[in-house]
RNA sequence: UGAGUUGCUGAGGUGGUCGCGGGCCCUCCACGGAGGGCUCGAGGAAAGUCCGGGCUCCACAGGGCAGGGUGCUGGGUAACCCCCAGCGGGAGCGAUCCCAGGGAAAGUGCCACAGAGAACAGACCGCCUACGUCCCGCCCGCGUGGCGGGGCCGGCAAGGGUGAAACGGUGAGGUAAGAGCUCACCAGUGCCGGCGGUGACGCCGGCAGCUCGGUAAACCCCACCCGGUGCAAGGCCAAAUAGGAGAGGAGAGGUGGCCCGCCUCGUUAUGACUCUCGGGUAGGCCGCUCGAGGCGUCCGGCAACGGACGUCCCAGACACAUGACCGCCACGGGCCCCCGGGCCCGCACAGAACCCGGCUUACCAGCGGCUCACCCC
RNA sequence: GCGCCCGUAGCUCAGUGGAUAGAGCACUGGCCUCCGGAGCCAGGUGUCGCGCGUUCGAGUCGCGCCGGGCGCGCCA
Numbered sequence: 001u002g003a004g005u006u007g008c009u010g011a012g013g014u015g016g017u018c019g020c021g022g023g024c025c026c027u028c029c030a031c032g033g034a035g036g037g038c039u040c041g042a043g044g045a046a047a048g049u050c051c052g053g054g055c056u057c058c059a060c061a062g063g064g065c066a067g068g069g070u071g072c073u074g075g076g077u078a079a080c081c082c083c084c085a086g087c088g089g090g091a092g093c094g095a096u097c098c099c100a101g102g103g104a105a106a107g108u109g110c111c112a113c114a115g116a117g118a119a120c121a122g123a124c125c126g127c128c129u130a131c132g133u134c135c136c137g138c139c140c141g142c143g144u145g146g147c148g149g150g151g152c153c154g155g156c157a158a159g160g161g162u163g164a165a166a167c168g169g170u171g172a173g174g175u176a177a178g179a180g181c182u183c184a185c186c187a188g189u190g191c192c193g194g195c196g197g198u199g200a201c202g203c204c205g206g207c208a209g210c211u212c213g214g215u216a217a218a219c220c221c222c223a224c225c226c227g228g229u230g231c232a233a234g235g236c237c238a239a240a241u242a243g244g245a246g247a248g249g250a251g252a253g254g255u256g257g258c259c260c261g262c263c264u265c266g267u268u269a270u271g272a273c274u275c276u277c278g279g280g281u282a283g284g285c286c287g288c289u290c291g292a293g294g295c296g297u298c299c300g301g302c303a304a305c306g307g308a309c310g311u312c313c314c315a316g317a318c319a320c321a322u323g324a325c326c327g328c329c330a331c332g333g334g335c336c337c338c339c340g341g342g343c344c345c346g347c348a349c350a351g352a353a354c355c356c357g358g359c360u361u362a363c364c365a366g367c368g369g370c371u372c373a374c375c376c377c
Numbered sequence: 378g379c380g381c382c383c384g385u386a387g388c389u390c391a392g393u394g395g396a397u398a399g400a401g402c403a404c405u406g407g408c409c410u411c412c413g414g415a416g417c418c419a420g421g422u423g424u425c426g427c428g429c430g431u432u433c434g435a436g437u438c439g440c441g442c443c444g445g446g447c448g449c450g451c452c453a
Base pairs, nucleotide, nucleotide: 001373002372003371004370005369006368007367008366009365010364012329013328014327015326016325017324018323020041021040022039023038024037025036026035027034028033043349047360048359050358051357052356053355054354055230057228058227062264063263064262065261067226068225069224070223071222072086073085074084075083076082087101088099089098090097091096102221103220107219108218109215110214111213124160125159126156127155128154132152133151134150135149136148137147138146139145140143168186169185170184171183172182173181187211188210189208190207191206192205193204194203195202196201234286235285236284237283244277245276246275247274248273254270255269256268257267258266279452280451281450293312294311295310296309297308298307299306300305331346332345333344334343335342336341337340378449379448380447381446382445383444384443387402388401389400390399395433403422404420405419406418407417408416426442427441428440429439430438
């Protein structure tokens, strides 16, 4: 200098004018409001609604089935499909990144095309003629003989070839030819033992020729977790209407609600009940914003995180506020020239709605660490 | 705000993980006709919404995005 990788930070500042939403205070008033002052007023993702929780009501959440989720180990947390630290595997020269990472040696299913054979595998080309048998030729000492060639019945799985995948690899022995058939070494697997580690696991030694395909983001098995409902939850008040029609239901554990999977159990209501249709309404208050809260220091921990102390109060709307313009400064880019200024342009993604913790996605700028390549000293 | 569902030719829809994804209508070209329609013959019909992953192999399975649609409150 270039390429790459990873972590962190910020999200322009300030002054003025006008305007908007919340809170408090003051003044005026015809009690409907009007005016003024002070103060607060978006985000790192407020987004997607993908996970987890708080909170709400139903029974504080019972039992069983079904269904769903998670899936190496240890830790963190209110909890998690999250985070941290490790283990194992994979990609990369490396920094570093990725892994739905339990079980395929419980069972079932699937493995197209090609290929001989695709899961208790198989024989197309090929290799062999030891064994059995047939045919041909030659030889002789003519026999139940020898040699050579071919076929059948056979033997083999080393080589070729197919495929994503073909039932360990190398070498030697062995054989008619071969093959873990046997042996040595290597690789893997299983079992046993020792050592280290909380553990996943790692290292070492021995034994067994055991060599066992893949797929569970196929069914499934194992372990653990999950009740439903979402602030349109839920509570109070007011207004209006046909207080309409139909169905169920009489004391039985019947019907309905809780229950938006089913059963059971419990509980509750039962002529002022429940469900469906129809009708009316589109108002107010609470829930509502102080919270697993922010910031700082110290302590514990590798870290995620936890603890102690101090300090701060930081949006709560309901047609839906948080904006517009101007000046100066800052940042980035371009142009001009008298080299220090001037002029112009730009400043991303986006916008709370019950509240938090995450994940994912969108996106601008800056800073730091580390790695690789080349060059210079 | 919350919950649920869908996405395959131009349109309406099929499609056990297996070769080059189908059907009807529509469309294009030809035949027929004076011309058009109907009819007959032949044919493009396509990033399976997009991306990443699992798998030998993905329209199909998983995850993340994008687009579209449906439902809801209160009173009696």
About this RNA
Predicted 3D model of RNase P RNA and transfer RNA as a complex of 453 nucleotides.